[in-house]
Context: one part of a larger RNA
RNA sequence: GACGAACGCUGGCGGCGCGCCUAACACAUGCAAGUCGAACGGGGUCUUUUAGGAGCUUGCUUUUGGAAGACCUAGUGGCGGACGGGUGAGUAACACGUGAGCAACCUGCCGAAGAGUGGGGGAUAACGUCCGGAAACGGACGCUAAUACCGCAUAACGUAGAGGGAAGGCAUCUUUCUUCUACCAAAGGAGCAAUCCGCUUUUUGAUGGGCUCGCGCCCGAUUAGAUAGUUGGUGAGGUAAUGGCUCACCAAGUCGACGAUCGGUAGCCGGACUGAGAGGUUGAUCGGCCACAUUGGGACUGAGACACGGCCCAGACUCCUACGGGAGGCAGCAGUGGGGGAUAUUGCACAAUGGGGGAAACCCUGAUGCAGCGACGCCGCGUGGGUGAAGACGGCCUUCGGGUUGUAAAGCCCUGUUGCAGAGGACGAUAAUGACGGUACUCUGCGAGGAAGCCACGGCUAACUACGUGCCAGCAGCCGCGGUAAUACGUAGGUGGCAAGCGUUGUCC
Numbered sequence: 001g002a003c004g005a006a007c008g009c010u011g012g013c014g015g016c017g018c019g020c021c022u023a024a025c026a027c028a029u030g031c032a033a034g035u036c037g038a039a040c041g042g043g044g045u046c047u048u049u050u051a052g053g054a055g056c057u058u059g060c061u062u063u064u065g066g067a068a069g070a071c072c073u074a075g076u077g078g079c080g081g082a083c084g085g086g087u088g089a090g091u092a093a094c095a096c097g098u099g100a101g102c103a104a105c106c107u108g109c110c111g112a113a114g115a116g117u118g119g120g121g122g123a124u125a126a127c128g129u130c131c132g133g134a135a136a137c138g139g140a141c142g143c144u145a146a147u148a149c150c151g152c153a154u155a156a157c158g159u160a161g162a163g164g165g166a167a168g169g170c171a172u173c174u175u176u177c178u179u180c181u182a183c184c185a186a187a188g189g190a191g192c193a194a195u196c197c198g199c200u201u202u203u204u205g206a207u208g209g210g211c212u213c214g215c216g217c218c219c220g221a222u223u224a225g226a227u228a229g230u231u232g233g234u235g236a237g238g239u240a241a242u243g244g245c246u247c248a249c250c251a252a253g254u255c256g257a258c259g260a261u262c263g264g265u266a267g268c269c270g271g272a273c274u275g276a277g278a279g280g281u282u283g284a285u286c287g288g289c290c291a292c293a294u295u296g297g298g299a300c301u302g303a304g305a306c307a308c309g310g311c312c313c314a315g316a317c318u319c320c321u322a323c324g325g326g327a328g329g330c331a332g333c334a335g336u337g338g339g340g341g342a343u344a345u346u347g348c349a350c351a352a353u354g355g356g357g358g359a360a361a362c363c364c365u366g367a368u369g370c371a372g373c374g375a376c377g378c379c380g381c382g383u384g385g386g387u388g389a390a391g392a393c394g395g396c397c398u399u400c401g402g403g404u405u406g407u408a409a410a411g412c413c414c415u416g417u418u419g420c421a422g423a424g425g426a427c428g429a430u431a432a433u434g435a436c437g438g439u440a441c442u443c444u445g446c447g448a449g450g451a452a453g454c455c456a457c458g459g460c461u462a463a464c465u466a467c468g469u470g471c472c473a474g475c476a477g478c479c480g481c482g483g484u485a486a487u488a489c490g491u492a493g494g495u496g497g498c499a500a501g502c503g504u505u506g507u508c509c
Base pairs, nucleotide, nucleotide: 001508002507003506005505006504007503008502009501012381013380014379015378016377017376018374019373020339025337026336027335029334030333031332034079035078036077039076040075042073043072044071045070046069047068048067049066050065051064052063053062054061055060056059086292087291088290096216097215098214099213100212101211102210105209106208110205111204112203113202114201115200116199117198118152120150121149127142128141129140130139131138132137158183159182160181161180162179163178164177165176166175167174168173188197189196190195218264219263220262225255226254227253230252231251232250233249234248235247236246237245267289268288269287270286271282272281273280274279294315295314296313297312298311317328318327319326320325345371347370348369349368353367354365355364356363357362384414385413386412387411394405395404396403397402418450419446420445421444422443423442424441428436453498454497455496456495457494458479459478460477464493465492466491467490468489474481475480
């Protein structure tokens, strides 16, 4: 000098930031991912209308069926739940940083372009009936729709194979032209319509990812040898793709004092702190990447996951139970217990920015925007200004003359930052829509009123006297003070330093 700090004393205001560093300990409660009825069949409510029945007050009420419309909706279906948010356990690794490569790869939505969208089929939720179960939930039979599912047709500049030609390269090879063969698509919805939104296939772009490599990346040799899918090859499987990634066979290799292996520690970086720099230390907030989601394992779906608020299995734990069986996962936002020296509200709003769904209206969004709490930090402001000598009173000291506190106070003249009260009142939103917020800010009135402490004073080190104590009580960062005149202990006066803070402790330079 610095800090995500803590502790002691003290504490007026504002702006901007920051706030579980410990138990990746356990979690009550609420919320944090939905949306689309313009994909689909039902169901419900209401309105209009129509056909009939009943009651009658003859134009009303009620009931049954049909049609249309509006709204709501469990289910099927689509898109999104792989983003956003959290944490740092693990990881010494192509994890990260940087620079290259992929002639070995994928990419939903989005942009550009070409072509197409023909004709059929069988089911199944919902629903109904019945049954089982304490519940969670499940079974049987029957019915039905689709942009759900399945054949068929069409088929190239797509894919695969074969033949021929040309060009190129970086080894395997790659690109292109041409001929033939084989294979593979589709879905509709809204609207009076125009048209729009979709669907299928191909090319290309963009974005996002995957893989490989060079270099960099902590400590220990009181860790010296390590290794059998191990190292390489052939073939096969698997993958979007290369590859011992996996497998069969063959060979016996591969790494290592330029530190392998083992052990310990640790997320990495942009950056941050310090320093003249070189360097040292560090990786909170913010940004990029990675890893993880109660512990371990596994796959499914999907363009994308081996998936925080999805599924299955096993373990531990908690809860419910009719004892047969079930339910759960805050390292999301709040909040609770616990641990700890220590770290906040079970707040408001989707107004803005951004995200998901939707044709849209809109819905959802603890992302985000704000507010609350905390001097935790940085910055700014205030606690008054001028005048005022009888140098008052009081305090302290005194050589008793006086000195000092000290223009300090009082007194007089002012001001209005801040404060209080009243009035007006935003920007952020472009015509409308503002949580923040009647906030910021502006004006008026009142009135010095409500606003100063902390540490030190032997030397280092700015600042000195008195009393008390008497190697006691105590101080102390180092040197060292204290045993009867202590500037070093305690108190008082005075002084010095910093100031809404000041000291102490801890850590780094």